[in-house]
RNA sequence: GUAAACCGGUCGAAAGGCCGGGACACAAAGCAAGGGGCCUAAGGCGCAAUGCGCUAUGGCAGCCCAGCCGCCG
Repeated sequence: GUAAACCGGUCGAAAGGCCGGGACACAAAGCAAGGGGCCUAAGGCGCAAUGCGCUAUGGCAGCCCAGCCGCCG
């Protein structure tokens, strides 16, 4: 310097994001979706069908690798 869980508000179908409070932790817990992994399934498809399954064009950078920048000693 940042800000987890949790609480309040808000956006979203959800995952999750943003704002405020709050601090678990972090030399990169800065930036960024190139590779992998993980989350969700609106819409679409399927079925033995008021449900269930599959699927990212939706997400996660505080999951890992790679890339760029980077404090003091």
Molecule: c-di-GMP-I riboswitch aptamer
Organism: uncultured Acutalibacter sp.